The RNA shown here (c-di-AMP riboswitch aptamer (ydaO/yuaA leader)) has 141 nucleotides and comes from a Nitrospirota bacterium. The coordinates come from a structure-prediction model, not an experiment, and the mean pLDDT is 80.

[in-house]
């Protein structure tokens, strides 16, 4: 010195939403282009598949669906209760425990869908319940 194996010990949550490289901006922190890979979406044949199209219009992304009782001329408003579904610290069983159960696109128009086109890589948080099982990182000695 380099290699292996082990142990201490470590690891932030929703979401696709991240990683490299090269070039500008910038005191830096970050951030703009352009490229790659890698993740999520859309639209698009033949074949199936559906047959009701401007009116109850139809669609998309999303776990965010569907009911029920009050308010209201009414509505996709409001409020309250439930419910399909969904999440809670690396992954999964059990057991217990807490929370979401929204918003927003597109515009008259789209089933599936290979080649093909095309969009997007944001935004919010803040604490970790116990057992069993199996994985990642990782000295020094």
């Nucleotide at each position: 010195u380099g290699a292996a194996c082990a142990u201490a010990g470590c690891a932030g949550c929703c979401g696709a939403g991240a990683c490299c490289c090269g070039u500008c901006c910038g005191g830096g922190a970050g951030g703009g282009c352009g490229g790659g890979u890698g993740c999520g979406g859309g639209g698009g044949a033949c074949c199936c598949a559906g047959u009701u199209u401007u009116a109850u219009g139809g669609g998309g992304c999303g776990u965010a669906u569907u009911c029920c009782u009050g308010c209201g001329c009414a509505a996709u408003g409001c409020a309250g209760g439930a419910u399909a579904g969904g999440g809670c610290a690396c992954u999964u069983c059990c057991a217990g425990g807490c929370c979401c159960g929204a918003g927003c696109c597109c515009g008259u128009c789209a089933g599936c869908u290979a080649a093909c086109c095309u969009c997007g890589c944001a935004g919010g948080c803040a604490u970790u319940u116990g057992g069993g099982a199996g994985g990642g990182c990782g000295a020094a000695c």

Of the family's consensus pairs, 92% are formed in the model. Lineage of the source: Bacteria > Pseudomonadati > Nitrospirota.